Notes:
Small-subunit ribosomal RNA, central domain from an uncultured bacterium, 349 nucleotides, folded computationally. The full RNA is in RNAcentral, with records from ENA and SILVA. Its mean pLDDT, the model's own confidence on a scale to 100, is 87.
[in-house]
Context: one part of a larger RNA
RNA sequence: CUGGGCGUAAAGGGCGCGUAGGCGGCAUGAUAAGUCACUUGUGAAAUCUCCGGGCUUAACUCGGAGCGGCCAAGUGAUACUGUCGAGCUAGAGUGCAGAAAGGGCAAUCGGAAUUCUCGGUGUAGCGGUGAAAUGCGUAGAUAUCGAGAGGAACACUGAGGCGAAGGCGGGUUGCUAGGCUGACACUGACGCUGAGGCGCGAAAGCUAGGGUAGCAAACGGGAUUAGAUACCCCGGUAGUCCUAGCCCUAAACGAUGAAUGCUUGGUGUCUGGAGUGUUAAGUCUCCGGGUGCCGGCGCUAACGCAUUAAGCAUUCCGCCUGGGGAGUACGCACGCAAGUGUGAAACUC
Numbered sequence: 001c002u003g004g005g006c007g008u009a010a011a012g013g014g015c016g017c018g019u020a021g022g023c024g025g026c027a028u029g030a031u032a033a034g035u036c037a038c039u040u041g042u043g044a045a046a047u048c049u050c051c052g053g054g055c056u057u058a059a060c061u062c063g064g065a066g067c068g069g070c071c072a073a074g075u076g077a078u079a080c081u082g083u084c085g086a087g088c089u090a091g092a093g094u095g096c097a098g099a100a101a102g103g104g105c106a107a108u109c110g111g112a113a114u115u116c117u118c119g120g121u122g123u124a125g126c127g128g129u130g131a132a133a134u135g136c137g138u139a140g141a142u143a144u145c146g147a148g149a150g151g152a153a154c155a156c157u158g159a160g161g162c163g164a165a166g167g168c169g170g171g172u173u174g175c176u177a178g179g180c181u182g183a184c185a186c187u188g189a190c191g192c193u194g195a196g197g198c199g200c201g202a203a204a205g206c207u208a209g210g211g212u213a214g215c216a217a218a219c220g221g222g223a224u225u226a227g228a229u230a231c232c233c234c235g236g237u238a239g240u241c242c243u244a245g246c247c248c249u250a251a252a253c254g255a256u257g258a259a260u261g262c263u264u265g266g267u268g269u270c271u272g273g274a275g276u277g278u279u280a281a282g283u284c285u286c287c288g289g290g291u292g293c294c295g296g297c298g299c300u301a302a303c304g305c306a307u308u309a310a311g312c313a314u315u316c317c318g319c320c321u322g323g324g325g326a327g328u329a330c331g332c333a334c335g336c337a338a339g340u341g342u343g344a345a346a347c348u349c
Base pairs, nucleotide, nucleotide: 003321004320005319006318007303008302012317014200015199016198017197021193022192023191025088026087028085029084030083031082033081034080035077036076037075038074039073040072041071048066049065050064051063052062053061054060091190092187093186094185095184096182097181098180103176104175105174106173107172108171109170110154115149116148117147118146119145120144121143125136126135161168162167205246206245207244208243209242210241214240215239219235220234221233222232257316258315259314260313261312262311265294266293267292268291269290270289271288272287273286274285275284298305299304322349323348324347331342332341333340334339
């Protein structure tokens, strides 16, 4: 390479939008590019294969035939693919009606709690631990009541909901995105995937300016210990928060790429619709969409997966190819930096 693979053995890109490309529904006409058939030409000789001949045989050599196929031209076929024309509605989309939601951005308001400040009551302890000590407290602490300030986070919270992922949780309002259901109407394949590209992307970190209640890397102190640069305790600065701009990583996980179709079931939950039925709430049956658990065929090395597939198939993309060296070196690109992306080899087992 041909292959074989990617939940856990190496291997799914963190996620989306989308360019080129690849692939693409039903029916019809034309064409005949791909495709198929036939004919002709070409396919040098030697080599090679087969048959036969000559050196005693063989190697060797001579003659004849073949030679995978490839290419070109011509004639024909039209199922499939392509191209062009005119159609269809089952894919896709638009309109209409309806319900659900922590989807996003902004403004504004709220209560509980911690801390601090002021005032009242009150007196000797409080706090902390395995036990202590550092620490706080007669300059009146802790406790308790009242008032105020300020920042951050929102009990109710679920096997629940929403989002492409990261993620999203107090209330209200404004702006805004997506999905779902129902009956029709409309467009008429407008679709799927997606190398490059563009955008989004937790936490930590960086730049500038604010903010700082609690928590808390670093740091200081007290313990523990043989030591203790830790675990425990008392403090505490960056940071955590906001605005603007960078960074672009993760066990970015379902360790499972996206899309479509098909394939026994049971049970819970969220959310629409229809029917039965009722005074009503509800209950029951059915049709969808999500999200869980259990389990059958099948699959799997096993574990397990199992209509939310890791089953049966198709299309497209990404990735893997023994361990270490190494996600290192070098080069290039990006970045303020930290570093990130791309990514070897020698050597060694």